[in-house]
Context: one part of a larger RNA
RNA sequence: UGUAGGAAUUUUGAGAGGAGCUGUCCUUAGUACGAGAGGACCGGGAUGGACUCACCUCUGGUGGACCAGUCGUCAUGCCAAUGGCGCAGCUGGGUAGCUAUGUGAUGAAGGGAUAACCGCUGAAAGCAUCUAAGCGGGAAACCCGCCUCAAAACCAGAAUUCCCUUGAGAGCCGUCGUAGACCACGACGUUGAUAGGCCGGGUGUGGAAGCGCAGCAAUGCGUGAAGCUUACCGGUACUAAUCGCUCGAUCGG
Numbered sequence: 001u002g003u004a005g006g007a008a009u010u011u012u013g014a015g016a017g018g019a020g021c022u023g024u025c026c027u028u029a030g031u032a033c034g035a036g037a038g039g040a041c042c043g044g045g046a047u048g049g050a051c052u053c054a055c056c057u058c059u060g061g062u063g064g065a066c067c068a069g070u071c072g073u074c075a076u077g078c079c080a081a082u083g084g085c086g087c088a089g090c091u092g093g094g095u096a097g098c099u100a101u102g103u104g105a106u107g108a109a110g111g112g113a114u115a116a117c118c119g120c121u122g123a124a125a126g127c128a129u130c131u132a133a134g135c136g137g138g139a140a141a142c143c144c145g146c147c148u149c150a151a152a153a154c155c156a157g158a159a160u161u162c163c164c165u166u167g168a169g170a171g172c173c174g175u176c177g178u179a180g181a182c183c184a185c186g187a188c189g190u191u192g193a194u195a196g197g198c199c200g201g202g203u204g205u206g207g208a209a210g211c212g213c214a215g216c217a218a219u220g221c222g223u224g225a226a227g228c229u230u231a232c233c234g235g236u237a238c239u240a241a242u243c244g245c246u247c248g249a250u251c252g253g
Base pairs, nucleotide, nucleotide: 001152005163006162007161008160009159010158011157015149016148017147018146021049022048023047024046025045026044027043033038052105053104054103055102059100060099061098062097066093067092068091069090070089071086072085073084074083075082076081110144111143112142117137118136119135120134164252169247170246171245172244173189174188175187176186177185194240195239196238197236198235199234200233201232204228205227210223211222212221213220214219
């Protein structure tokens, strides 16, 4: 841009892509077979490997706006308490997110038509013959079945609902993220919880400062599971989404 008005929701599936792997053990059964040694087909069950997809409850990793410890130095006049710099100064942990080594799941079953091959009936050719007429069986291959995309499938499909000069609807702009290089996509814009702030909770860290007590002191104990707490959950209009602008069909040749 088209799909001859606009929009929302739900769909059909022409067509395209993905997947397709395999071990071991138990049982059938120490059966069939075999002198013995050995040792099955068929069928049933269990559990793995590799690959792939999804996810973060668990186990871990990371986590440079979270917490704590600590060295040197500078600064806040000093003590105390803090802050800057030193590879993120170093070290111990760690929320969200992202992740694998963590967790869950698939390969199938089944159906159709077949290959080699195995057959039934059966003539030409009084016999024989799976084939000439006719009818069966038969493989991870083929077509379905499973998963994904899919009406630009230009033969541009279908259904439902709503709306339209009393302007349907879309965009610009702004606040954002389950999205993202940009764009797009999705949420929201006061008839508002979209983001920030604040409040509550969670989580992490691990016992703040101040004060008191004990000790000469280092330090310890109490107040007190304390203080602080990013991305998580919920609430709350305090702040910012103001006001607006543009395009857009004579009810659809």
The part of an RNA shown here (large-subunit ribosomal RNA, domain VI) has 253 nucleotides and comes from a Pseudomonadota bacterium. NCBI's taxonomy places the organism under Bacteria, Pseudomonadati, Pseudomonadota.